Predicted 3D model of a 410-nucleotide RNA (Bacterial RNase P class A) from a Rhodobacterales bacterium.

RNA sequence: GCGGAGGGCUGGAUGGCCGCGGGCGCCCAUAGCUCCGUUUCCGCGGAUAGCUGGGGGUCCGAGGAAAGUCCGGACUCCAUGAAGCGACGGUGCCGGGUAACGCCCGGGCGGGGCAACCCGACGGAAAGCGCCACAGAGAAGAGACCGCCCCCGCUUGCGGGGGUAAGGGUGAAACGGUGGGGUAAGAGCCCACCGCGGGACGGGCAACCGGACCGGCAUGGCAAGCCCCACCGGGAGCAACGCCGAAUAGGGACAGCGCGCCGCGCCCGGAAACGGGCCGGCAGGGGAGCUUCGCCCCGAGCGGUCCGGGUUGGCAGCUUGAUCCUGCAGGCAACUGCAGGGCCAGAGGAAUGGUCAUCCAGGGGGCGCGAGCCCCCGGACAGAAUCCGGCUUACAGGCCCUCCGCGCAA
Numbered sequence: 001g002c003g004g005a006g007g008g009c010u011g012g013a014u015g016g017c018c019g020c021g022g023g024c025g026c027c028c029a030u031a032g033c034u035c036c037g038u039u040u041c042c043g044c045g046g047a048u049a050g051c052u053g054g055g056g057g058u059c060c061g062a063g064g065a066a067a068g069u070c071c072g073g074a075c076u077c078c079a080u081g082a083a084g085c086g087a088c089g090g091u092g093c094c095g096g097g098u099a100a101c102g103c104c105c106g107g108g109c110g111g112g113g114c115a116a117c118c119c120g121a122c123g124g125a126a127a128g129c130g131c132c133a134c135a136g137a138g139a140a141g142a143g144a145c146c147g148c149c150c151c152c153g154c155u156u157g158c159g160g161g162g163g164u165a166a167g168g169g170u171g172a173a174a175c176g177g178u179g180g181g182g183u184a185a186g187a188g189c190c191c192a193c194c195g196c197g198g199g200a201c202g203g204g205c206a207a208c209c210g211g212a213c214c215g216g217c218a219u220g221g222c223a224a225g226c227c228c229c230a231c232c233g234g235g236a237g238c239a240a241c242g243c244c245g246a247a248u249a250g251g252g253a254c255a256g257c258g259c260g261c262c263g264c265g266c267c268c269g270g271a272a273a274c275g276g277g278c279c280g281g282c283a284g285g286g287g288a289g290c291u292u293c294g295c296c297c298c299g300a301g302c303g304g305u306c307c308g309g310g311u312u313g314g315c316a317g318c319u320u321g322a323u324c325c326u327g328c329a330g331g332c333a334a335c336u337g338c339a340g341g342g343c344c345a346g347a348g349g350a351a352u353g354g355u356c357a358u359c360c361a362g363g364g365g366g367c368g369c370g371a372g373c374c375c376c377c378g379g380a381c382a383g384a385a386u387c388c389g390g391c392u393u394a395c396a397g398g399c400c401c402u403c404c405g406c407g408c409a410a
Stems, first nucleotide, its partner, number of pairs: 001406010012359007020061005026055004034047005063381001067392002070390005075237004081293005088233005093107005108122001109120004123228002128226002130222003145168002147164008176194006196215003201210003242315003251307004256302002260282004265278005284298004323342008360379001362377006
C1' cells in the first nucleotide's frame, strides 16, 4: 500500500422567526356538583377546581432497529389447587450466565477458509416402520454390463462351463483406502500403515482428547421422514383488568343429568294432625382431557350448544424500571457485587414541524504552481402506544480499535 475478518460509535450542527405534545408548579376568574351558615319556604351569603375557563414560568419530548410478532418474561384476569397419566408443542454436545429463553459467554467435536475467522436442526440408524428418483449388473448383508483367468469344442475368433470383483463403466453415494506379498487370474486371502470396533490406563468438572494393547478385516445415507430417549411448557392477553356515567331485551331456542331425605333447631298458622318459611346437615347433580385427594356452586337447580339486543362516553391502568451513567472489586468472558450520581415521551386517530441563514461529512465540474476559490448535487433504513431481555430483517455516508494474508521499503 492492497485485500480480507471481528468489534464499537455516529448517522448532521448552530442561530433567528412562526407553530406543536406532556410533566411540575404559580396566578386570576367563575361555582353546575360538594360543604358550612341563615330562612316557614322561595331564596341569600361564604368556602372550595378534585372533572371548568384563562394567563405566565420552568423542565422534557421517538429508535438501533421503534420493524417482524419469532422466542422468553414482568404485570392483570381466569373456579380449578396438588399429584399421576395422556394429548399437543418446544429444546437437543459440555460447563457457566440470566428473572427466563430457542438467547449470551467459554469450551469440545464436525464442516468451510491459506489464515484471521465463520457456520452447525450437534442425543439415538444394533427398538421398529419408511425412503434413496433416473441411470446402473447391483442401492444394504446387493451384484456381473465391459473386462481378467482356467477348461472344453470349433468355422482362428466365436460358443459353452467354471472362477473373480483388483481394472473400467453407471450414479449424489457401490459393502473400507494406499502399498506390498500371494494367486491360474483375483479378493483382508496374508502383512505394514490409515480407517473401524473393543476394554483397562492417563489428562480434563464435563463434552471429549491421548500413547501403548487386542480384535474382525462384512455391517451405506436420510431422524431438517415417522419414531425412541432426556428435559421444559396451564390459558388468555393493556382492546388485560378496574371505577364512574349512560342505555338495553332480568331476551329466545335446543338437548343432557337431576328434582329425594334428616334435625325432634328456630319462627308463623292451627285444638291436634299437619302446612309454610329460615338455619344446619346428607344422598345426589354440576364445574376442568382422564384418575385420586381437595375446593367451589346447587341441593332445585347446574352447566353445555346456538341465535339475538344494549353500551363505542369519561377517569384510571400510563411509565421509577430484572432502568441509565461513573468508579472500585471478582471473573478468560458472558456477567455479578459494592459505592456514588441521574430521571430519559406518555399520546389517545395519536405530538417535536415549517421557513431563512451559516457551517459540516460526501460526490461531480471548473480555475490555480500551491494554499485555496467558484458552481451544482445531496445526507440512509425508518415513527413509540403496557413495559422489559433477546433473535431476525433493512440501512447512503463517516470515524475509531484489534487481527489475518499478500507485496514493497528501511
The organism belongs to Rhodobacterales, within Bacteria.
The prediction has a mean pLDDT of 76.